[in-house]
RNA sequence: AGAUAGAGGUUGCGUUUUUCAUGAGUAGCCCUGCCGGAUGCUCCAGGGGCAAGGGAAGGAGGGAGAAAGGGGAAAACGCCGAAAGGAUAUGAUGUCUGGCGUCAUAUCUUUGGGCAUAUGGUGAAGAAUCAUAUGACUGUCAUCUUGGAAAGGAUUUCAGGAUGGGGCGCUAUCU
Numbered sequence: 001a002g003a004u005a006g007a008g009g010u011u012g013c014g015u016u017u018u019u020c021a022u023g024a025g026u027a028g029c030c031c032u033g034c035c036g037g038a039u040g041c042u043c044c045a046g047g048g049g050c051a052a053g054g055g056a057a058g059g060a061g062g063g064a065g066a067a068a069g070g071g072g073a074a075a076a077c078g079c080c081g082a083a084a085g086g087a088u089a090u091g092a093u094g095u096c097u098g099g100c101g102u103c104a105u106a107u108c109u110u111u112g113g114g115c116a117u118a119u120g121g122u123g124a125a126g127a128a129u130c131a132u133a134u135g136a137c138u139g140u141c142a143u144c145u146u147g148g149a150a151a152g153g154a155u156u157u158c159a160g161g162a163u164g165g166g167g168c169g170c171u172a173u174c175u
Base pairs, nucleotide, nucleotide: 001175002174003173004172005171006170009080012079013078014077015076016075017074018073019072020071029063030062031061032060034059035058039051040050041049042048043099044098045097046096047095083111084110085109086108087107088106089105090104091103092102093101094100112138113137115135116134117133118132119131120130121129122128140165141164142163143162144161145160146159147158148157149156150155
C1' cells in the first nucleotide's frame, strides 16, 4: 500500500408489508322556488382549455363522505456512509413556455452516533423531519494518570479519571 472480516446501539441506519390512530366530519361531490350577482378552476406568470345570467366566486342549511405525505405497533429484508443534507447536470413529471416543485441517475461536497433545548424551514399539528448552534451521553483513537490480576524490566489484561482528535476513521487477519 492492497484485500477480507468485524465493532459502536435493545431507540444504530434504511426499505417493504400488515394494522391502528391522526389527517377529518376536512377537501371534493350532491340538494335548496335560500342569500349573492360575475367571475372561477388548472402550483405561480403568460398562452391555451374547461365551467358560468339555464347563475361564477363567496355565504347559510342539509346529505352522504375520502385520500396522500408524515406517525405508533408488529413482522420480514438489506446493511455499519449504514444513511441524511447541500450544489450542479441530464431525463421524466405537475395542460404548452418560463419559473418553482417532485422522482430517478451521475458528479462534487458536509456529517462518528443517538438524545435534549433554542431559532428557522417543511407540515393540519405540542407528531415527525431538515439546517444551524448549545449541552451532557455514548463508541473509538492518542497522551498522561489511579487501582486490581498475571508476570517480575517501563509488558499484557480488566475497571476507571483528565485532556484532545474524528468515520477516506478504528480493530483483527492475510499478502